Context: one part of a larger RNA
RNA sequence: GGAUGAACGCUGGCGGCGUGCCUAAUACAUGCAAGUCGAACGGACGCUAAGAUUUCGAUUGAAGCGUUAGUGGCGAACGGGUGAGUAACACAUGGGUGACCUGCCCCGAAGUGGGGGAUAGCAGUUCGAAAGGACUGAUAAUACCGCGUAAGCUUAUGCUGGUUAGAGAAGGAUAAGUAAAGGUGAAAAUCGCUUCGGGAGGGGCCUGUGUCCCAUCAGCUAGUUGGUAAGGUAACGGCUUACCAAGGCGAAGACGGGUAGGGGGCCUGAGAGGGUGGCCCCCCACAAUGGAACUGAAACACGGUCCAUACACCUACGGGUGGCAGCAGUAGGGAAUAUUGCACAAUGGACGAAAGUCUGAUGCAGCAACGCCGCGUGUGCGAAGAAGGCCUUCGGGUUGUAAAGCACUUUUAGCGGGGAAGAGGAAGGACAGUACCCGCAGAAUAAGCCUCGGCUAACUACGUGCCAGCAGCCGCGGUAACACGUAGGAGGCGAGCGUUAUCC
Numbered sequence: 001g002g003a004u005g006a007a008c009g010c011u012g013g014c015g016g017c018g019u020g021c022c023u024a025a026u027a028c029a030u031g032c033a034a035g036u037c038g039a040a041c042g043g044a045c046g047c048u049a050a051g052a053u054u055u056c057g058a059u060u061g062a063a064g065c066g067u068u069a070g071u072g073g074c075g076a077a078c079g080g081g082u083g084a085g086u087a088a089c090a091c092a093u094g095g096g097u098g099a100c101c102u103g104c105c106c107c108g109a110a111g112u113g114g115g116g117g118a119u120a121g122c123a124g125u126u127c128g129a130a131a132g133g134a135c136u137g138a139u140a141a142u143a144c145c146g147c148g149u150a151a152g153c154u155u156a157u158g159c160u161g162g163u164u165a166g167a168g169a170a171g172g173a174u175a176a177g178u179a180a181a182g183g184u185g186a187a188a189a190u191c192g193c194u195u196c197g198g199g200a201g202g203g204g205c206c207u208g209u210g211u212c213c214c215a216u217c218a219g220c221u222a223g224u225u226g227g228u229a230a231g232g233u234a235a236c237g238g239c240u241u242a243c244c245a246a247g248g249c250g251a252a253g254a255c256g257g258g259u260a261g262g263g264g265g266c267c268u269g270a271g272a273g274g275g276u277g278g279c280c281c282c283c284c285a286c287a288a289u290g291g292a293a294c295u296g297a298a299a300c301a302c303g304g305u306c307c308a309u310a311c312a313c314c315u316a317c318g319g320g321u322g323g324c325a326g327c328a329g330u331a332g333g334g335a336a337u338a339u340u341g342c343a344c345a346a347u348g349g350a351c352g353a354a355a356g357u358c359u360g361a362u363g364c365a366g367c368a369a370c371g372c373c374g375c376g377u378g379u380g381c382g383a384a385g386a387a388g389g390c391c392u393u394c395g396g397g398u399u400g401u402a403a404a405g406c407a408c409u410u411u412u413a414g415c416g417g418g419g420a421a422g423a424g425g426a427a428g429g430a431c432a433g434u435a436c437c438c439g440c441a442g443a444a445u446a447a448g449c450c451u452c453g454g455c456u457a458a459c460u461a462c463g464u465g466c467c468a469g470c471a472g473c474c475g476c477g478g479u480a481a482c483a484c485g486u487a488g489g490a491g492g493c494g495a496g497c498g499u500u501a502u503c504c
Base pairs, nucleotide, nucleotide: 001504002503003502004501006500007499008498009497010496013375014374015373016372017371018370019368020367021333026331027330028329030328031327032326035074036073037072040071041070043068044067045066046065047064051060052059053058081286082285083284091210092209093208094207095206096205097204100203101202102201105199106198107197108196109195110194111193112192113147115145116144122137123136124135125134126133127132152178153177154176155175156174157173159171160170182191183190184189212258213257214256219249220248221247224246225245226244227243228242229241230240231239261283262282263281264280265276266275267274268273288309289308290307291306292305311322312321313320314319339365341364342363343362347361348359349358350357351356378408379407380406381405388399389398390397391396414440415439416438417437418436422431448493449492450491451490452489453474454473455472459488460487461486462485463484469476470475
C1' cells in the first nucleotide's frame, strides 16, 4: 500500500447494488416452512330438486352441485439449514464397470381376459385424566390374493458364436416359472395399468495422481494379509461366516497425536508463491446424543418409525409429549450481526385431465455508512482587502473573495399532479401510488474526521514545567516544548475519518 462477513471512537444528507451470529452443532415460548388428487373408492354433511305421498302443516326423494375425516395413488430422499464429525477414494482430476441400479420423462414392441376373500371409514358396546386404544357387525376400490394367456423376460440344460487379460455380450433349441386396473367422456377419444427393448438424466462401486502440522509418535496389524467354500448385496469385494496358509503395512514416514469439511474460487503479489474457503455454484457429512431397521426406484430418512441416554413440558401419579444446524422471533454467550413483514404477480417445485391448491424455495419490502459505486451540501461577480479572531519587529501580516452585498440556478430534500415496464392471446402486479415525468416555492434541507519533530504533506502563540501527558519507530516533557493541553493557522481524506484485529 492493498484486503475484510469486521468491531470500537467521533461524525452523518440521498440513491443504486450487494452483504449481515465468524462466539454456544447452546436451550428454545409462539406462528408459519409439504402437500395434493372426489376424473381411484365407499360413505358422511350441506344446497338444490324432477317425481311420489299428503290430514295441505308437511314427509319422502331419482339425478345434480359443493365440502370432506377415512381407504388408495403420487410427493414427502427435492427444495431449505449447518460445518459438529471426517486427513478419508471425503474432495479434485483422469480412467474403469467384461461387477451394477434407475420412480417420473422420451422412443419402440406386445398386452390390458376371467374370478375371489377381506378391511378402514361408519354403527354399536367399552377402557383411559389425556395421549390413545379394545371388541362386535356390515361395506368399496386403480388396496389385497388366486386362475388363464406370454410378444417377451427369468432360471436350468445343452448348441452356435465372436472379442478379450478374463464372458455372465449376441443368436437358436428344450423344460419350468412369471403380468395387468381401471377412470372420464354421449361418442370419438384421452389419462392410466402390465411386460420387454432402447434412450436421456441421476446414482452405486473400483482405480492412477494430488491433498496440513508433529519423528520430543518408529515400529503397526488376528478378519489382520491371501486362498477355498457358503451367505449377503443392484453389484465386485473379509462385506460376513467356516476352514486352510502366515501373511500384510512401514523412513518415498506405517502406527499414533494435533488441526481441518473439500473444490470452483477469493485476497495479495510483476510473477513464482503466500494466505484463505463468508456470500454464489458443485461435492461430502450431519439433523438433541448414540444405535437400529421399516417403507420405497432411491433413505438407514431435519419438520418418519423403534430403542437407549440427557434435558424440558403435561398429568387425575396409572401414564404420556417434544427436538428451529427451515423462516421470523426469544433467552444465553459475545467486541459484534436484522422483521415474530408482504405476496405466490414472476421464476422454479409437488399434486391434479384441468380449474386450481400448497410452497418462510423464491420474488419483494423493513433494519444497519457493513461494503462498493454514484450524487449533493450551491454558481458567478464582489476590497490593495469590512468587523471580529490570531500573530506582530506595532509598520503590518493572516484568516481572505472568505463573509456581507449584487445577480443567478434548483441537482437533492419538501409540497402538488400524472404514473409504468416487469404479464408471450381477454382480465389478473406483492413490489407500488414505487421508478420515472410535469409543476411550485426557496440558498433554501445537508460536513466532518485525523494530523502538523523526523520518517511524512502541514507552524506559531499561550498554558504546563520529567508534572500532566504523547508515542507506530526514533523519541518528546526537568521555565521560552514547532513532539503534552488549548487557540489561531495549515495539510490530508471526505459522508466519512481515525483506531484495533487479521492476511499478503
The part of an RNA shown here (small-subunit ribosomal RNA, 5' domain) has 504 nucleotides and comes from an uncultured Chloroflexota bacterium. It matches the Rfam family "Bacterial small subunit ribosomal RNA". Model confidence (mean pLDDT): 87 of 100.